[in-house]
Context: one part of a larger RNA
RNA sequence: AGCGAACGCUGGCGGCAGGCUUAACACAUGCAAGUCGAACGCUCGUCUUCGGACGGGAGUGGCAGACGGGUGAGUAACGCGUGGGAACGUGCCCUUUGGUUCGGGACAACGCCGGGAAACUGGCGCUAAUACCGGAUACGCCCUUUAUGGGGAAAGGUUUACUGCCGAAGGAUCGGCCCGCGUCGGAUUAGCUAGUUGGUGGGGUAAUGGCCCACCAAGGCGACGAUCCGUAGCUGGUCUGAGAGGAUGAUCAGCCACACUGGGACUGAGACACGGCCCAGACUCCUACGGGAGGCAGCAGUGGGGAAUAUUGGACAAUGGGCGCAAGCCUGAUCCAGCCAUGCCGCGUGAGUGAUGAAGGCCUUAGGGUUGUAAAGCUCUUUCGCACGCGACGAUAAUGACGGUAGCGUGAGAAGAAGCCCCGGCUAACUUCGUGCCAGCAGCCGCGGUAAUACGAAGGGGGCUAGCGUUGCUC
Numbered sequence: 001a002g003c004g005a006a007c008g009c010u011g012g013c014g015g016c017a018g019g020c021u022u023a024a025c026a027c028a029u030g031c032a033a034g035u036c037g038a039a040c041g042c043u044c045g046u047c048u049u050c051g052g053a054c055g056g057g058a059g060u061g062g063c064a065g066a067c068g069g070g071u072g073a074g075u076a077a078c079g080c081g082u083g084g085g086a087a088c089g090u091g092c093c094c095u096u097u098g099g100u101u102c103g104g105g106a107c108a109a110c111g112c113c114g115g116g117a118a119a120c121u122g123g124c125g126c127u128a129a130u131a132c133c134g135g136a137u138a139c140g141c142c143c144u145u146u147a148u149g150g151g152g153a154a155a156g157g158u159u160u161a162c163u164g165c166c167g168a169a170g171g172a173u174c175g176g177c178c179c180g181c182g183u184c185g186g187a188u189u190a191g192c193u194a195g196u197u198g199g200u201g202g203g204g205u206a207a208u209g210g211c212c213c214a215c216c217a218a219g220g221c222g223a224c225g226a227u228c229c230g231u232a233g234c235u236g237g238u239c240u241g242a243g244a245g246g247a248u249g250a251u252c253a254g255c256c257a258c259a260c261u262g263g264g265a266c267u268g269a270g271a272c273a274c275g276g277c278c279c280a281g282a283c284u285c286c287u288a289c290g291g292g293a294g295g296c297a298g299c300a301g302u303g304g305g306g307a308a309u310a311u312u313g314g315a316c317a318a319u320g321g322g323c324g325c326a327a328g329c330c331u332g333a334u335c336c337a338g339c340c341a342u343g344c345c346g347c348g349u350g351a352g353u354g355a356u357g358a359a360g361g362c363c364u365u366a367g368g369g370u371u372g373u374a375a376a377g378c379u380c381u382u383u384c385g386c387a388c389g390c391g392a393c394g395a396u397a398a399u400g401a402c403g404g405u406a407g408c409g410u411g412a413g414a415a416g417a418a419g420c421c422c423c424g425g426c427u428a429a430c431u432u433c434g435u436g437c438c439a440g441c442a443g444c445c446g447c448g449g450u451a452a453u454a455c456g457a458a459g460g461g462g463g464c465u466a467g468c469g470u471u472g473c474u475c
Base pairs, nucleotide, nucleotide: 001474002473003472005471006470007469008468009467012347013346014345015344016343017342018340019339020305025303026302027301029300030299031298034063035062036061039060040059042057043056044055045054046053047052070258071257072256079183080182081181082180083179084178085177088175089174093171094170095169096168097167098166099165100164101135102134103133104132110125111124112123113122114121115120141151142150143149156163157162184230185229186228191221192220193219196218197217198216199215200214201213202212203211233255234254235253236252237248238247239246240245260281261280262279263278264277283294284293285292286291311337313336314335315334319333320331321330322329323328350380351379352378353377360371361370362369363368384416386411387410388409389408390407394402419464420463421462422461423460424445425444426443430459431458432457433456434455440447441446
């Protein structure tokens, strides 16, 4: 000098920021991801001029749920940082080009009949589609034995203005992979390694590769520290320092990893998927004992741990995201509000005048000194706060949670607002009383055993000030 601090005493206002560093401990409750009727059938309600119009529901289907939000457990690694590389993918978006033809059979919903305590589930029957399947077509595309070869597509909707769908090429964006260099401590860890190192051939992948497999060879790493053990998310940055360096990685931003613990795949452009699925395990809950349900390291909140860290708040008004032609719906992202002197910054707690230097206190050599212009008194002011009135910007064609907030005006009245630590030396600030190696102080040196500037109190003084001290940690 600094801090995500804590503790003690004290505490007026505002702006901006920050707020579980510990148990990646367990979680009651609510909310945090939906949307589309301009893909589709069914069904219900209201109105009806019986033509229809408007709205709701579950289901099929599409897109989104791989983003956004949280956490730091694991990881010493191509994880991260930086600079390169070749053998790749990319929904939505942009550009260019070509196409959008003919058919088919189902399954939910629904109806009927059942099972179950529930979660849920079985059988039969009906049905639509931008759901599924087949045929046709194929410049370009893919495969290949390069041949006059083989293979492969589509979906329509509507308010008629559009918007979808399929193939191909390019772009943009984002991502996967590889490499050079850098990246903590321990040698009281010295040897480590069998898919191990390389080759050939194959499998697999979007793609390279022992990634995997068969065979062959016997290699590969290591005192320039392999292996092992411990610790740790990395970076931009942050703190300190004249710098070099040291320490650190909260908030904000980029990357990574994880989502009760371990494993696995499915769907998909993208996951091996926080609020999806399956299996195993621990735990909790329901049960009619047959069987089921759950995962806050999302936002609040609870218990626990701890020296210690907040509201079960408001709004989608703005910014942004998802879906939708749109209207719009959803959004604990976000924007705001609440709590906390946790930090930084600003302001106030009054100003001028006022000596007979009042009273009181303290000291005294008893003369006086000091508190002290301090108070009172007199003359003023009204910041902040309080009361009343007006009242935004942010968003305009319209829409404001914040918020009757900020701000402005008027009014009353010095009125509502000062503490904390220290005074032996270091170190700025001294006397009296009490105590008597006691009680106590203390960062170091050291004070206290009868005149203690060092303990306790008082008067006085010094320092900082809505704070002041103490403790902890870093330089």
Predicted 3D model of a 475-nucleotide part of an RNA (small-subunit ribosomal RNA, 5' domain) from an uncultured bacterium. The RNAcentral record of the full RNA draws on ENA, Greengenes and SILVA. Its mean pLDDT, the model's own confidence on a scale to 100, is 88.